[in-house]
Context: one part of a larger RNA
Molecule: large-subunit ribosomal RNA, domain V
Organism: marine sediment metagenome
């Protein structure tokens, strides 16, 4: 060396299953709710089948009649208008009765009686006669007609029972309600059919870096990221606009009653150190600041270039230059389509407003109704603009090592160890022993951060088991230094051969304890080790408390419970036999 045989289970990131945790999906699906939209059910009105009488009692309205009271005034003066004469033997004042009214003073009606007058224009009121005529208003009777309500009754429509000559009845009992259908409001997770936005050093929670301006990052053309840095918009002004004149500011210094550092006034200096509606830059003095006259150009139509959008294309938006119209100011020249510039912003449909000898459909025409045609307004901030809530531990599927959790890599703040200088502490005395504050380093055993390997899977915590390794040495061996008398310590150096245990409490790694010991030492090995055991613990389904949700559910909260495959083909490794 080869070969057998019997074992063992370190490797093959061993086999099984297109990871169940996580994150994508304009994927799904159970479950809820005050998510959207709906749909059954319910409830309330109306109407149809649905008649008939009585009563009470609203609304409109038509005819008749009545009614109206401050104060002054013969007096109860409703308003306006006409108006000089009205009423009466067809029965006036006047008395009696009764009726209605009432502000107790009256007024209006009817019947008697009585028998010839009464009223008004004339003084006094804001306003003149119910003398007399219209037409109208308040408040109120009657009459009609239209059209409600509410209650009471009835049978005959229509129900419910029961009977029979079993088919054109009949009784009793309910009754125009209810049932039932038509339309409408309104409740409605019972029920359906959906949503439940993006970014993101996983994701969620927070946050807007989602539209937009300004500065820096931006590397002296342009452009140019990050959840980089500092900071702003979502407005506001009828003047904070146009235009034409005129003034200078902030600040010093000088001087001046009250008056002071600062009030308001005089004089000098005074390139902006003020100001300029609101970030920031940039611009800006006979101005784009301040004041002050006249104004509305904060116009209508049109064309073109730029930004927006470097190197393809692009939309609202925005800037600017030019033409024609009509105008404002200014002697003019000229300015003037908002604001000293850059932010202050918004499609299709829809709906809604203007404008007009306009255009189209209906209609034989007109009026009208509908539509267009140009221009504005309502708004999408997630801002080139669906209409939109949760939860899933009962969950499923497509992916993803494009993306977390365990390991691994990488780094090493964090951690552990060690070094430099030596302030000081050690009665003195930096260094026997301890050592700030700064500084440098090493390990890869904590914790982070990154997201590179592996999500068609490398089983995750602690035990038990069994090995080998490191040395920053617990112990035992040899050395030094002591603030080493001895003895016990202490501090160093050198060594990893051998040992570093046994019980209580927890799943506990840690810890704390209890007696002992020489000493009870720190680490690695995919936080060595589950085709080796264990399952206590985390981390499925079942349940319960606490807590939070309105709910379904949810919680690095607690609790009890809960299935751990695999005949070894290679390697390895032990024991054996063989040539």
């Nucleotide at each position: 060396c080869c070969c057998c045989c019997a074992g063992c289970g370190g490797g093959g990131a061993g086999a099984g299953a297109a990871g169940a945790c996580c994150c994508u999906g304009u994927g799904g699906a159970g479950c809820u709710u005050u998510a959207c939209u709906g749909c059954a059910g319910c409830c309330u009105g109306u109407u149809g089948c649905u008649g008939a009488g009585g009563c009470c009692u609203g609304g409109u309205u038509g005819c008749g009649g009545a009614u109206g009271c401050g104060u002054a005034g013969c007096g109860u003066a409703g308003g306006c208008a006409g108006g000089a004469g009205c009423c009466g033997u067809c029965g006036a004042a006047g008395c009696c009765a009764c009726c209605c009214u009432u502000g107790c003073g009256g007024g209006g009606g009817u019947g008697g009686u009585g028998g010839a007058g009464g009223c008004g224009c004339c003084a006094a009121u804001g306003a003149a006669a119910c003398a007399c005529u219209g037409c109208c208003c308040u408040u109120u009777c009657g009459c009609g007609a239209c059209u409600g309500g509410a209650c009471c009754u009835c049978u005959a429509a229509c129900c419910g029972g029961g009977g029979g000559u079993u088919u054109a009845c009949c009784c009793c009992g309910g009754g125009a309600c209810a049932a039932c259908g038509g339309c409408a409001g309104g409740u409605g997770g019972g029920c359906a059919g959906u949503u439940u936005g993006g970014c993101u050093g996983g994701g969620g929670c927070g946050g807007c870096a989602c539209a937009u301006c300004c500065u820096u990052g931006a590397a002296a053309a342009g452009a140019u990221a990050u959840c980089a840095a500092g900071g702003g918009u979502g407005c506001c002004c009828a003047a904070a606009g146009g235009u034409c004149a005129g003034c200078u500011c902030a600040g010093g210094c000088g001087g001046g009653a009250c008056a002071g550092a600062a009030a308001u006034c005089c004089g000098c200096c005074g390139u902006a150190g003020a100001g300029g509606g609101c970030a920031a830059g940039g611009c800006u003095a006979a101005a784009a600041g301040c004041u002050g006259g006249c104004c509305u150009g904060a116009c209508u139509g049109g064309a073109c270039a730029c930004c927006g959008a470097a190197a393809a294309g692009c939309g609202a938006g925005g800037u600017g230059u030019c033409c024609a119209g009509a105008g404002g100011c200014g002697a003019a020249a000229g300015c003037c389509g908002g604001g000293c510039c850059u932010a202050g912003c918004g499609a299709u449909c829809c709906u809604u407003c203007a404008u007009g000898u306009c255009c189209c459909u209906c209609u034989c025409g007109u009026u009208g109704a509908g539509g267009g045609c140009u221009g504005g307004a309502g708004g999408u901030g997630u801002c080139a603009g669906a209409a939109a809530a949760g939860u899933u531990a009962c969950c499923c599927c497509a992916g993803g090592g494009a993306u977390a959790a365990c390991a691994g890599a990488g780094u090493u703040g964090u951690c552990g160890c060690g070094g430099g200088c030596a302030a000081g502490a050690g009665u003195c005395c930096a260094c026997a022993u301890c050592g700030a504050c700064c500084c440098c380093g090493c390990g890869g055993c904590u914790u982070g951060c990154u997201a590179c390997c592996u999500c068609g899977a490398u089983g995750u915590c602690g035990g038990c088991u069994c090995u080998u390794c490191c040395c920053a040495u617990c112990c035992u061996g040899g050395c030094g230094g002591u603030g080493c008398a001895u003895a016990a310590g202490c501090c160093g150096c050198c060594a990893a051969g051998g040992g570093u245990a046994g019980g209580g409490c927890u799943g506990u790694a840690c810890g704390c304890c209890c007696g002992a010991u020489a000493a009870u030492g720190g680490g690695g090995a995919a936080c060595g080790u589950g085709a080796g055991c264990u399952g206590g613990g985390u981390u499925u389904a079942c349940a319960c408390c606490g807590u939070c949700g309105c709910g379904a559910g949810a919680c690095a909260g607690g609790u009890g419970g809960u299935a751990u495959u695999c005949u070894a083909c290679c390697u390895g490794c032990u024991g054996g036999g063989g040539g």